[in-house]
Context: one part of a larger RNA
RNA sequence: CUGGGCGUAAAGCGCGCGUAGGCGGCUUUGUAAGUCGGAUGUGAAAGCCCCGGGCUCAACCCGGGAAUUGCAUUCGAUACUGCAGAACUAGAGUAUGGUAGAGGGAAGUGGAAUUUCCGGUGUAGCGGUGAAAUGCGUAGAUAUCGGAAGGAACACCAGUGGCGAAGGCGACUUCCUGGGCCAAUACUGACGCUGAGGUGCGAAAGCGUGGGGAGCAAACAGGAUUAGAUACCCUGGUAGUCCACGCCCUAAACGAUGUCAACUAGACGUUGGUCCCAUUUAAGGGAUUAGUGUCGAAGCUAACGCGUUAAGUUGACCGCCUGGGGAGUACGGCCGCAAGGUUGAAACUC
Numbered sequence: 001c002u003g004g005g006c007g008u009a010a011a012g013c014g015c016g017c018g019u020a021g022g023c024g025g026c027u028u029u030g031u032a033a034g035u036c037g038g039a040u041g042u043g044a045a046a047g048c049c050c051c052g053g054g055c056u057c058a059a060c061c062c063g064g065g066a067a068u069u070g071c072a073u074u075c076g077a078u079a080c081u082g083c084a085g086a087a088c089u090a091g092a093g094u095a096u097g098g099u100a101g102a103g104g105g106a107a108g109u110g111g112a113a114u115u116u117c118c119g120g121u122g123u124a125g126c127g128g129u130g131a132a133a134u135g136c137g138u139a140g141a142u143a144u145c146g147g148a149a150g151g152a153a154c155a156c157c158a159g160u161g162g163c164g165a166a167g168g169c170g171a172c173u174u175c176c177u178g179g180g181c182c183a184a185u186a187c188u189g190a191c192g193c194u195g196a197g198g199u200g201c202g203a204a205a206g207c208g209u210g211g212g213g214a215g216c217a218a219a220c221a222g223g224a225u226u227a228g229a230u231a232c233c234c235u236g237g238u239a240g241u242c243c244a245c246g247c248c249c250u251a252a253a254c255g256a257u258g259u260c261a262a263c264u265a266g267a268c269g270u271u272g273g274u275c276c277c278a279u280u281u282a283a284g285g286g287a288u289u290a291g292u293g294u295c296g297a298a299g300c301u302a303a304c305g306c307g308u309u310a311a312g313u314u315g316a317c318c319g320c321c322u323g324g325g326g327a328g329u330a331c332g333g334c335c336g337c338a339a340g341g342u343u344g345a346a347a348c349u350c
Base pairs, nucleotide, nucleotide: 003322004321005320006319007304008303012318014201015200016199017198021194022193023192025088027086028085029084030083031082033081034080035077036076037075038074039073040072041071042070049065050064051063052062053061054060091191092188093187094186095185096183097182098181099180103177104176105175106174107173108172109171110154115149116148117147118146119145120144121143125136126135162169163168206247207246208245209244210243211242215241216240220236221235222234223233258317259316260315261314262313263312266295267294268293269292270291271290272289273288274287275286276285277284299306300305323350324349325348332343333342334341335340
C1' cells in the first nucleotide's frame, strides 16, 4: 500500500416480482477441489543481493551461494470453504383460531351544494373590485318559494389516526379479492437473502377511439392596472378535468436516507392484537407484541442533526458518484401514434 464515498456538498434505480450470479443456520460422516505442509523435477545464462577472489584501487572481470515469491508430479494435514450422504429446528414457510383497516376491483344507492330549465311572489337593479369597467337585467334579472334535469365531489366523523411495495387510497350497501398483525399448538425441514439482464405496477399532464360535460379552467376574447402589461385583478370561455378501452412512463416519484439480517441506555404519547390485576358498569393499572410519533445515553456527523423506525456497531447483495459550464445536449441504438422517454459523449471553456 491492498481507494474514498452516496440525508443536506457529486452520488440510492419511483416501487415490486424474479432469471443468471454472489452470499448463506446447527450437528455429523465421507471426500480432499479450494486451503496448509513436506519431497522431487523444473524455474537458461547474464544481471540484482550476499560471501570470497583477480587487474596497485575502482569501474570491470572470475568463483560460490542466495533469490527466482511460479508451475508440475507425488506424499501428507482436515480447522474453514466446496462437493456428496444423514440428521436437527432457532431462519423461512404451511395449517388452526381470532383481529383492525380510505388495501384493490365491480355493481347499486344516498344527501348537501353549484349550474341550467319550468312555475309562483316581487321590482330595479345585480354582479364584481383597491377603485372600476367589460358582463347580466323592464323581452322582468338579482332575491325568495315549489318542481325538474344533469354532472362532479363526498362536509362533520378526521386523528404526526389507518391501509398499501411504491404511485396512492376517504359518503353508504352488497359481491369478488390481496396483504398484515396476534395467540397457542401441530407440521415441512434451510425450502433463505440479494438480484445484472428480464418482467409487472407506476401521480399529474399529454395522446388515440367512443361517450359525457354541472363546477372549475391552460389557450383565447373582452374590461381594468401600467410608461408598456402578450401578467398579477375582473367578466366570459374551449381543450382538459369525468367514464370505457388502449398508449405514454415522467416528478421535489422525498424520509432528498436501496433491500435483508444481527447487535447496542432509556423516557413520554398514540393505533391494532394478546395476557394479567382491579372494578357494580364505565373509566383504570401493568406486561408483551406489531406499527406510528416526540425527546434523548453511548456512539456517529463538517455542521445541521441522526439516535432500537440509526445517519450507531457489523455482515450479505444490488444501484450509483468522481470539478463547474457545454449537457441530460449532439450522434447512434432501443421504445413511442405523437409529445417525447431511455441509454448518453466530445470539441471548447473556467
The part of an RNA shown here (small-subunit ribosomal RNA, central domain) has 350 nucleotides and comes from an uncultured prokaryote.
Its Rfam family is "Bacterial small subunit ribosomal RNA".